[in-house]
RNA sequence: GAUUUAUAAAGAAGAAGGGAGAGACUAGGCUCAAUGAACUUCUGGCAACCAGUUGAAAAACUAAGGUGCUAAUUCCUACCCCAGGCAAAUGCCUGUUUAGGGAAAUAUAAACU
Numbered sequence: 001g002a003u004u005u006a007u008a009a010a011g012a013a014g015a016a017g018g019g020a021g022a023g024a025c026u027a028g029g030c031u032c033a034a035u036g037a038a039c040u041u042c043u044g045g046c047a048a049c050c051a052g053u054u055g056a057a058a059a060a061c062u063a064a065g066g067u068g069c070u071a072a073u074u075c076c077u078a079c080c081c082c083a084g085g086c087a088a089a090u091g092c093c094u095g096u097u098u099a100g101g102g103a104a105a106u107a108u109a110a111a112c113u
Stems, first nucleotide, its partner, number of pairs: 001113001003111006013043005021032003026078004044070003049066002051062004074105001079102003083098005
């Protein structure tokens, strides 16, 4: 890096360094940011995938260890299906908008390669 499975509307700070961007890609929005972004380090914290304990199992508990995370639903939308509204059409249909569902992609963990 690839593949498979599970989860993604919850949760969680401060300091030092740094010095202009960040929110995965692309695009449109919308937010955060010199009252200090990304990133690095330290100390906290959140969570419970692996791990540990109990159990036939489903699960429950723990949080020393391996990760991970610590603004906003994965910040929202884009592709497909379907229902409603509006406009045009009056025959199919088209555009736009609101809600729901599904996929794709992404992120994290474990397994495997």
Overview: SAM riboswitch aptamer (S box leader) from Aquirufa beregesia, 113 nucleotides, folded computationally. Model confidence (mean pLDDT): 83 of 100. It was read from a public genome assembly, where an Rfam model found it. The source organism's lineage runs through Bacteria, Pseudomonadati, Bacteroidota, Cytophagia and Aquirufa.